The prediction has a mean pLDDT of 83. The RNA shown here (c-di-GMP-I riboswitch aptamer) has 87 nucleotides and comes from Salsuginibacillus kocurii DSM 18087. NCBI's taxonomy places the organism under Bacteria, Bacillati, Bacillota, Bacillaceae, Salsuginibacillus kocurii. Its Rfam family is "c-di-GMP-I riboswitch aptamer". Gene Ontology term of the family: cyclic-di-GMP binding. About the family: GEMM was predicted in a large-scale screen for bacterial structured RNA regulatory elements.
[in-house]
């Protein structure tokens, strides 16, 4: 430098509940606690794919219904960074 993710060590993140803000919702975002799990649960949707909403907007006598420009990186591949580490 590259690969591996067994073993240990230093950390490190934090599903979901619970309060409370935003928002039409999906989701988000803040606090305490506890810990479902993660070797990239760091990032990046202005990189592909997929999944949730459906305010607007289109439909329509009405209702189902269609649409993402919202949302998810803790669906999934890719790109980029990084901490140990038998070998």
């Nucleotide at each position: 430098c590259a690969a591996u993710g067994a073993a240990a060590a230093a950390g490190g993140c934090u599903a979901c509940c619970u309060u409370g803000c935003u928002g039409a919702a999906a989701a988000g975002c803040a606090a305490a606690g506890g810990a479902c799990g993660c070797a990239a649960a760091g990032u990046u949707u202005a990189c592909a794919g997929g999944u949730c909403u459906a305010a607007g907007g289109c439909g329509c006598c009405a209702a189902u219904g269609c649409u993402a420009a919202g949302a998810c990186g803790g669906c999934u591949g890719g790109g980029c960074u990084a901490c140990c580490u038998g070998u």